[in-house]
RNA sequence: UCGCGCUAAGCGGGGAGCCAGCGGUGCCCUUGAUCCGCAAUCCGCUUUAGCGGAGCCGAAUUCCUGCGCUGCGGCCCGGCCUUGUGGGCCAGGGCAAGACACGGAGCGACAACGAAACGGGUCCCAUACGACGGCGCGGCGUGAAUCCCGCCAGGGUCGGAAGGCAGCAACGGUAAGCGCCUCCCGCCGUGCGUUGUGGGUGUCCUGUUUCCAGCUACCGAUCUUGAUUCCGCCCGGAAGACCGUGUCCAGGCGCGGGUGCGCGA
Numbered sequence: 001u002c003g004c005g006c007u008a009a010g011c012g013g014g015g016a017g018c019c020a021g022c023g024g025u026g027c028c029c030u031u032g033a034u035c036c037g038c039a040a041u042c043c044g045c046u047u048u049a050g051c052g053g054a055g056c057c058g059a060a061u062u063c064c065u066g067c068g069c070u071g072c073g074g075c076c077c078g079g080c081c082u083u084g085u086g087g088g089c090c091a092g093g094g095c096a097a098g099a100c101a102c103g104g105a106g107c108g109a110c111a112a113c114g115a116a117a118c119g120g121g122u123c124c125c126a127u128a129c130g131a132c133g134g135c136g137c138g139g140c141g142u143g144a145a146u147c148c149c150g151c152c153a154g155g156g157u158c159g160g161a162a163g164g165c166a167g168c169a170a171c172g173g174u175a176a177g178c179g180c181c182u183c184c185c186g187c188c189g190u191g192c193g194u195u196g197u198g199g200g201u202g203u204c205c206u207g208u209u210u211c212c213a214g215c216u217a218c219c220g221a222u223c224u225u226g227a228u229u230c231c232g233c234c235c236g237g238a239a240g241a242c243c244g245u246g247u248c249c250a251g252g253c254g255c256g257g258g259u260g261c262g263c264g265a
Base pairs, nucleotide, nucleotide: 001265002264003263004262005261006260010056011055012030013029014028015027020046021045022044023043024042034054035053036052037051038050063258064257065256066255067254068253069252070251073248074247075246077244078243079242081240082239083238085236086235087234088233089232092231093230095226096225097224098223099222102220103219104218105216106215107214114211115210116209117208118207119206120205121204123200124199125198126197127196128195129193130192131190132189133188134187135186136185138181139180140179141178142177148173149172150171156165157164158163
């Protein structure tokens, strides 16, 4: 140096969290490099730091390691912005109520606002008339088997006869009752009336006469009081995007270093 066969190592790594500490299961990120059992009211270990078992590969581009560059992602702190939130503030705005004739607008010598007197209306009571409703009078019709009237066939009865008596039905009329009718007339009633008369009431409205020259809070200004959190201000905390410092870091690239055994030629 070559060939053959073994072994060590390797068969993922990292972040946060948990932990005295180191790993794992679980969560997250990344690469793409086995399997089985145990395991978050945890499982196993002890600075040599998962435990137990199986399989693959195997001394080098593949194992271990140094440096540089790059770089997914995580964590701490800070800055800026967005979203939403707890508390506070009325000598902030907006809102509500009141006061007030400063400005505007309106009314006013064709006399406003207000006052007095005399009326009127609305409102209440009574009443007249009307309307409406009901009843009555009245008219028509119907209407009593019998206890209404009249007239009474038949039949009954008295009589020798002539005739008389009582009297049902039918017929005519009528009483109570029932139905219809509207003009007049009478009575009763009313949350009826562009109606009339009289009286009452004192808030409201209105007319006339007299007095009187400023009045009106409608809008704005000013002031006072109040309610709320709609806006605003202050304090605090939460979430998220972006940026920056720091820290940990998968993977990738480059330059290196280190590392066995046996046999044979």